[in-house]
RNA sequence: GGGGCCGUAGCUCAGCAGGAAGAGCGCCGCUGUGGCAUGGCGGAGGUCGCCGGUUCGAUCCCGGUCGGUUCCA
Numbered sequence: 001g002g003g004g005c006c007g008u009a010g011c012u013c014a015g016c017a018g019g020a021a022g023a024g025c026g027c028c029g030c031u032g033u034g035g036c037a038u039g040g041c042g043g044a045g046g047u048c049g050c051c052g053g054u055u056c057g058a059u060c061c062c063g064g065u066c067g068g069u070u071c072c073a
Base pairs, nucleotide, nucleotide: 001072002071003070004069005068006067007066010025011024012023013022019056027043028042029041030040031039049065050064051063052062053061
C1' cells in the first nucleotide's frame, strides 16, 4: 500500500434483504426473608462509529472517513 470481516444499551451479542430497534447479564425500584441470596413484578438506559448521498422513509442500500481484527505484498 491492497483485500476480507467487525463497529447496535454499561458488557456479550441478535435484528429485518428499507416501515424505525431487542435478548441475556448488569443497574434502579417494589415484592419476598429475621436478614442476605435465589425467585416474581416493574423501570431507566441507544444520535445503530462519524460525514454525506439515494428514498416519502435508512441500523439495513451507495460513496467517503475513523477505529479494531485478519490475510496479502

Overview: The RNA shown here (transfer RNA) has 73 nucleotides. Rfam family: tRNA. Gene Ontology term of the family: triplet codon-amino acid adaptor activity. The sequence is in RNAcentral, with records from ENA.